[in-house]
Context: one part of a larger RNA
């Protein structure tokens, strides 16, 4: 931009991936074989290794979470705090992200074959799997499985929903309402380099602010009290809190205008 108008949805020509592998263990110490060893074929289990995908677990990370803690400066001083020294170190640690965690998967089952194995069978009265005819036979081919796919120019299928009035130059052209639908445009994140995807836009729980919970840290500041003091109890399982989970319209998603489609 096309596909003869939107919006969802489905189909699958094509394409691309995977389709591995090793022990134990049953059968069975059997078949076999003097013995020594020592199975096919079936049956089960573990586990390598790839590979998706998640964070319940067990962990890392967590530079706007807590707490200690050194050295300095300042906030007059103490008390309290805050800058700055790799995040000053350092112990911890929710969302998220992530593996060494955690679950799943490499299953099955068709068809046509290779090498090789057969039937019936002549030419050549025998024989022979082959000349006609017909059968089996592999991790490997094509399916089958898991992705992408109507730009598959042979452009696909299907469901739903979508225009009327008026004038005239009688030719489709003006002008005019009407809003399915979709963009722009704002408020964001389960997504994102831009775009795109996705939830919403007051008939609203979209962020963000309250609140309540959960989680984290680990007992806040002041005040009493014990003690010469450092420090300890006690108020107090407090105080403080990023990113989770609900509740609330208090704050922002405002007015409007312009363009487009509504064919044939």
């Nucleotide at each position: 931009u096309g596909u003869a108008g939107a919006a969802c949805u489905c189909u699958g020509a094509u394409a691309g991936g995977g389709c591995u592998c090793a022990u134990u263990c049953c059968u069975a110490g059997u078949a076999c074989g003097a013995g020594a060893g020592g199975a096919c074929c079936g049956g089960a289990a573990u586990g390598a290794c790839a590979u998706a995908a998640c964070c319940u677990c067990u962990g890392g990370u967590g530079u706007g979470c807590c707490a200690g803690u050194u050295g300095u400066u300042u906030c007059g001083c103490c008390a309290g705090a805050a800058g700055c020294a790799u995040u000053g170190c350092u112990g911890g640690g929710u969302a998220g992200c992530u593996a060494u965690g955690u679950u799943g998967u490499g299953a099955u089952u068709u068809g046509a074959u290779a090498a090789g194995u057969g039937c019936u069978g002549a030419a050549a009265g025998c024989a022979u799997a082959u000349a006609a005819g017909c059968a089996c036979g592999a991790a490997g081919c094509a399916u089958a499985c898991c992705u992408a796919a109507a730009a598959a120019u042979u452009a696909g299928g299907g469901u739903u929903c979508a225009u009327c009035c008026a004038a005239u130059u009688u030719a489709a052209u003006u002008g005019g309402a009407c809003g399915c639908g979709a963009c722009u445009c704002c408020u964001g994140g389960g997504a994102g380099a831009a775009u795109a995807c996705c939830a919403g836009g007051u008939c609203g729980a979209u962020a963000g602010g309250c609140u309540g919970c959960g989680a984290g840290u680990g007992u806040a500041a002041g005040c009493a009290c014990a003690g010469u003091a450092a420090u300890g109890u006690g108020u107090u399982c407090a105080g403080c809190u990023g990113a989770g989970c609900a509740g609330u319209a208090c704050u922002a998603a405002u007015g409007u205008u312009a363009a487009g489609c509504g064919c044939a």

The part of an RNA shown here (large-subunit ribosomal RNA, domain VI) has 264 nucleotides and comes from a Patescibacteria group bacterium. It matches the Rfam family "Bacterial large subunit ribosomal RNA". Its mean pLDDT, the model's own confidence on a scale to 100, is 81. The RNAcentral record of the full RNA draws on ENA. The source organism's lineage runs through Bacteria and Bacteria candidate phyla.